[in-house]
């Protein structure tokens, strides 16, 4: 210098004018009043006023209400190991498999030797397989004496199909062949030993000669799992009008215990239809398993300690618009020592926006900054 790989961060700045929302102060005004005040409306001034994803709502929790004797069945989730965390489907380190020269990346990574099922197209045959071409034997016919054709058998060595065809190489053997037999190799299972917390790795011996894939097909194994959600839930205020039918009050309707069953508990109301009323205020509500910095422990995720700072909380739902200057970038033109520099432009500057709150994941994103590392080339 070129190419690459991983991580972190920012994501326009300043000012003028106009506008919006909560809160506070003041003024005006209205209502109520136990005359102390309280509440509403309007205006002025002041403080503050979105994000790294506020998003998707996909996981996990806090919080709230309901439920909370128990058993069984069904259902859902997770899935290498060890650790981290409040918890997780998240994070870290490691193991195994795959890719890359490498930094590094990818894995929906338990079990296919418990059972059932499936394996498109092609192909003769797709799972205790298979004679399409082919090879071989014998018989018959023909013959140009090289063979050709037909029937009956043998063969998984070669060809061909396929994502996948039931170990590989060599030898012995045979009519031709074959783990049929032998040597070596690969792979599988078991035992023992060594290392590691563990997943797992290494070594020796034994075994039968060999075992296809799919579990995001059923299934099996291990572990985990109450329901609903801030329109949760609570307080205050206010409005109204009931009627009809059916079932039932211990021979018990109905309800609760997650979906079902058993079992248990409560139990006098329940269901359907017609009609009527309200949809206001306040709390919940924002200071938290939180952040920054330092230090200690740990490979790391993370944890301990100390200090510091912490100002959105709406409810038709605010956080915006416009102008100027600057910044970055693009286009055009001039100059140029080719590195740049000056001028003009009514070119551009993303994705997106709180609504109970956190931890994650995923997705979207103009442009830019910083750091670690790898490979290649050249120079010293």
């Nucleotide at each position: 210098c070129g190419a690459g790989c991983c991580g972190g961060c920012c994501g326009g700045g300043c000012g003028g004018c106009c506008g919006c929302g909560u809160c506070g102060a003041c003024g005006c005004u209205c209502g109520c009043u136990u005359c102390g005040g309280c509440g509403g409306g309007c205006g002025u001034c002041g403080c503050c006023g979105a994000g790294g994803a506020a998003a998707g709502u996909c996981c996990g929790g806090g919080c709230u209400c309901c439920a909370c004797a128990g058993g069984g069945c069904a259902g859902g989730g997770u899935g290498g190991u060890c650790g981290g965390c409040a918890a997780c489907a998240c994070c870290g380190a490691c193991c195994c498999g795959g890719g890359g020269u490498g930094a590094c990346c990818c894995g929906c990574g338990g079990g296919a030797a418990a059972g059932u099922g499936c394996c498109a197209c092609a192909g003769a045959g797709a799972a205790c397989a298979g004679a399409c071409c082919g090879c071989c034997g014998c018989c018959g016919a023909c013959u140009c004496c090289g063979g050709u054709c037909g029937a009956c058998g043998g063969c998984a060595a070669g060809g061909g199909u396929g994502a996948a065809a039931c170990g590989g190489u060599g030898g012995a053997g045979u009519a031709a062949g074959a783990g049929c037999c032998c040597a070596c190799c690969a792979g599988c299972g078991g035992u023992u030993g060594a290392g590691g917390u563990g997943a797992c790795u290494c070594a020796a011996c034994c075994g039968g000669c060999u075992a296809g894939g799919c579990a995001a097909a059923c299934c099996c194994c291990a572990c985990c799992c109450g329901g609903a959600g801030c329109a949760a839930g609570g307080u205050c205020a206010g409005a109204c009008a009931g009627g009809a039918a059916g079932c039932g009050u211990c021979c018990g309707a109905g309800g609760g215990c997650g979906g079902c069953c058993c079992g248990c508990c409560c139990g006098a109301g329940c269901u359907u239809c017609c009609g009527g009323g309200u949809a206001g205020a306040c709390c919940g509500c924002u200071a938290g398993a939180g952040g920054u910095u330092g230090u200690c422990g740990g490979c790391a995720a993370c944890g301990g300690c100390a200090a510091c700072a912490c100002g959105a909380g709406a409810g038709g739902g605010a956080u915006g618009g416009u102008c100027g200057c600057c910044g970055c970038u693009c286009g055009c033109g001039g100059c140029u020592u080719c590195g740049g520099u000056c001028g003009c432009g009514g070119g551009g500057c993303a994705c997106a926006g709180a609504a109970c709150c956190c931890g994650g994941c995923u997705u979207a994103c103009a442009g830019g900054c910083c750091g670690a590392c790898u490979c290649g080339u050249c120079c010293g």
A computed fold for a 380-nucleotide RNA from a Mycobacteriales bacterium, annotated as Bacterial RNase P class A. The prediction has a mean pLDDT of 77. Its Rfam family is "Bacterial RNase P class A". Rfam's curators write: Ribonuclease P (RNase P) is a ubiquitous endoribonuclease, found in archaea, bacteria and eukarya as well as chloroplasts and mitochondria. The gene name in the source record is rnpB.